About this RNA: The part of an RNA shown here (small-subunit ribosomal RNA, central domain) has 350 nucleotides and comes from Blitum bonus-henricus. Its Rfam family is "Bacterial small subunit ribosomal RNA". Gene Ontology terms of the family: structural constituent of ribosome and ribosome. NCBI's taxonomy places the organism under Eukaryota, Streptophyta, Streptophytina, Anserineae, Blitum.
Context: one part of a larger RNA
């Protein structure tokens, strides 16, 4: 390699888009490249197999014979695969009626709570703790009523809910924008799938460069406990955490489950949108489609557990894995302001 595999043992790229490229639905013609049948030619002897036969046997050694199969030609079949014409409409897309939504992005208002700051009452504690001290307060805190800035998050709604390709999205309007559903069937007529390379987003932390800093808070400093306490606990606090615009491109980026597609029991929700039945209407009873949960038959799994949202049957096509450590490291190349990230070993050793 082939082979077996990838929820948890090693192993689905974080996630989408899409090039080459592999694959591809339905009916009917052409061709014969493919496949598949006959016949001829070739495939050296020797092996090998078969019969016979020669050495007293045999082993070995003559002698003829054959299977299968590869090439080449020649004639012939059309089922599949391809190809050539043609059609159809179920996959897939427009368009046209609904509709649901924390989808983006951008603007504009709220409110409560926090801390400052300021002004009134007031007169000793107040904060903290397991107990304390540091730290604050008669230069009047803490507590309470006024006013005033600031900056970051949006209580209840709130869900086992819903959007989104995935990180992810929630305070209320507003303008711009994506995509899903669903109904009916009007148009295109296979226009699909996957997708090496590429390219496009990508938590949080960092990184530049400007703004901003209220609350929280790595570092750091002080109290404390402790043998010690570079900790947990307090008392303060820098970077950060918020914005702009650019960089990194990584997570136990998880469903640890790649993507499309059939097809195979139910039962009980929940969200969306359709019907049928009833009703003056809504309820109620039932049905499709789509997502989204639970429970479970068949099956499947080493178990555990999965089970129409598969990890079951089946198929196409990318990505991966090949004992453990060495090691996701060395070097090397790319890329990055760095920090580092992607590609990846081997000796050695068990």
């Nucleotide at each position: 390699u082939u082979g077996g595999g990838c929820g948890u043992a090693a192993a689905g790229c974080g996630u989408c888009u899409g090039u080459a490229a592999g694959u591809g639905g339905c009916u009917u013609u052409u061709u014969a490249a493919u496949u598949c049948c006959a016949c001829c030619g070739u495939c050296a002897a020797a092996u090998c197999u078969c019969a016979g036969g020669g050495c007293u046997c045999a082993a070995c050694c003559c002698u003829g014979g054959a299977c299968a199969g590869g090439c080449g030609g020649u004639g012939g079949a059309a089922a599949c695969u391809a190809c050539c014409a043609a059609g159809a409409u179920g996959g897939a897309g427009u368009a046209c009626g609904g509709u649901a939504g924390a989808g983006g992005c951008a603007g504009a208002g709220g409110g409560a709570a926090u801390u400052u700051c300021u002004g009134g009452u007031g007169g000793a504690a107040a904060a903290g703790u397991g107990a304390a001290a540091u730290g604050c307060g008669u230069a009047g805190a803490g507590a309470u009523c006024g006013g005033a800035a600031a900056g970051a998050a949006c209580a209840c709604c709130a869900a086992c809910g819903g959007c989104g390709a995935a990180a992810g999205c929630a305070c209320u309007c507003u303008g711009c924008u994506g995509g899903g559903c669903u109904g009916a069937c009007a148009c295109u007529g296979a226009c699909a799938c996957u997708g090496a390379g590429a390219g496009a987003c990508g938590a949080a932390a960092u990184c530049u460069a400007g703004a901003g800093g209220a609350g929280c808070g790595a570092a750091u400093g002080a109290g404390a406990u402790u043998a010690g306490a570079u900790a947990c606990c307090c008392c303060a606090g820098u970077a950060g955490u918020c914005c702009u615009a650019g960089a990194c491109g990584u997570a136990a980026a998880u469903g640890a489950u790649a993507u499309a597609u059939a097809c195979u029991a139910g039962g009980c929700g929940c969200u969306g949108u359709g019907u049928g039945u009833a009703u003056c209407g809504a309820c109620c009873c039932g049905u499709g489609c789509a997502g989204u949960g639970u429970u479970g038959u068949a099956g499947c799994u080493a178990a555990c557990g999965c089970g129409u949202u598969a990890a079951g049957u089946g198929u196409c096509c990318c990505g991966c894995c090949u004992g453990g450590g060495g090691a996701g490291u060395a070097u090397a190349u790319u890329c990055g302001c760095a920090a580092g990230a992607a590609u990846a070993a081997a000796a050695c050793u068990c």